[in-house]
Small-subunit ribosomal RNA, central domain from Parabacteroides sp., 346 nucleotides, folded computationally. Its mean pLDDT, the model's own confidence on a scale to 100, is 86.

Context: one part of a larger RNA
RNA sequence: UUGGGUUUAAAGGGUGCGUAGGUUGUUUUUUAAGUCAGCGGUGAAAGUUUGUGGCUCAACCAUAAAAUUGCCGUUGAAACUGGAAGACUUGAGUGUGUUUGAGGUAGGCGGAAUGCGUGGUGUAGCGGUGAAAUGCAUAGAUAUCACGCAGAACUCCGAUUGCGAAGGCAGCUUACUAAACCAUAACUGACACUGAAGCACGAAAGCGUGGGGAUCAAACAGGAUUAGAUACCCUGGUAGUCCACGCAGUAAACGAUGAUUACUAGGAGUUUGCGAUAUACAGUAAGCUCUACAGCGAAAGCGUUAAGUAAUCCACCUGGGGAGUACGCCGGCAACGGUGAAACUC
Numbered sequence: 001u002u003g004g005g006u007u008u009a010a011a012g013g014g015u016g017c018g019u020a021g022g023u024u025g026u027u028u029u030u031u032a033a034g035u036c037a038g039c040g041g042u043g044a045a046a047g048u049u050u051g052u053g054g055c056u057c058a059a060c061c062a063u064a065a066a067a068u069u070g071c072c073g074u075u076g077a078a079a080c081u082g083g084a085a086g087a088c089u090u091g092a093g094u095g096u097g098u099u100u101g102a103g104g105u106a107g108g109c110g111g112a113a114u115g116c117g118u119g120g121u122g123u124a125g126c127g128g129u130g131a132a133a134u135g136c137a138u139a140g141a142u143a144u145c146a147c148g149c150a151g152a153a154c155u156c157c158g159a160u161u162g163c164g165a166a167g168g169c170a171g172c173u174u175a176c177u178a179a180a181c182c183a184u185a186a187c188u189g190a191c192a193c194u195g196a197a198g199c200a201c202g203a204a205a206g207c208g209u210g211g212g213g214a215u216c217a218a219a220c221a222g223g224a225u226u227a228g229a230u231a232c233c234c235u236g237g238u239a240g241u242c243c244a245c246g247c248a249g250u251a252a253a254c255g256a257u258g259a260u261u262a263c264u265a266g267g268a269g270u271u272u273g274c275g276a277u278a279u280a281c282a283g284u285a286a287g288c289u290c291u292a293c294a295g296c297g298a299a300a301g302c303g304u305u306a307a308g309u310a311a312u313c314c315a316c317c318u319g320g321g322g323a324g325u326a327c328g329c330c331g332g333c334a335a336c337g338g339u340g341a342a343a344c345u346c
Base pairs, nucleotide, nucleotide: 004317005316006315007300008299012314014201015200016199017198021194022193023192025088026087027086028085029084030083031082033081034080035077036076037075038074039073040072041071042070048066049065050064051063052062053061054060091191092188093187094186095184096183097182099180100179103177104176105175106174107173108172109171110154114150115149116148117147118146119145120144121143125136126135162169163168206247207246208245209244210243211242216240220236221235222234223233258313259312260311261310262309263308266291267290268289269288270287271286272285273284274283295302296301319346320345321344328339329338330337331336
């Protein structure tokens, strides 16, 4: 609850596609459902409001009028909304031409590092810390050289850079594939926006089956520290980390800021196009970042990428705790996820 809000106080759905629904460019004709006007019917009585009257007044009662904001019928109006028919191009989309990028999927290749194996050189330590110890090492370690193997990640470039709906994406290369911007103005002619349900995607950790296993490393073991030390530090170390297929569906999934459209001073840097004789200067379009006027804001701050001014649609909030819990239902192999109270208490 006819109200006010959602960056940080409670509150924007993790993201997209999209059904119903809601909303919807310019213009002509028509219609008359909504809308507006006139007239008619009905809207019982009591009650209510106003006038007048009756009980000595009042309460009470009588009477007349009004109201009864409504519904139905009928006759009109045609600006707006809706319906029907036609036209348009600026919204939207298509085409053509160039461009851009860590966008995606699959394959191939590369060097450095790490660990391991074999062999050589070589000898007593190495490693680790605040200091140590556990640990490794005369069965030859650490160090160093050569060769080989394995798995994972890609130094520099690298940026307040770029791309993607979000999650996210970074060695090189090939194939396939998606997108965006710009220029043009050839085509369609409102085809649009939003979007409850629904569907799809969705980091890390986790689960299932099968591989793989170098590094790192929950659990675990040992050594330290300490009053204790189920930790921080050290030595090890298994799941996992990686791949394929399937599940799960959550994050401070953050810009803590929903999507779309229009409008509202400038200045600076930068990315990619266009245009231009030109790498300069300046212009233009689409991004990214900083500063700042108006305005907004409780302030911090935001400020043409708004948290300003407006419009449409969706989502969400309503004191703290109890509690994102219980119960029920739905989903899941499970873990758990979704939906989601109350008593009580302050």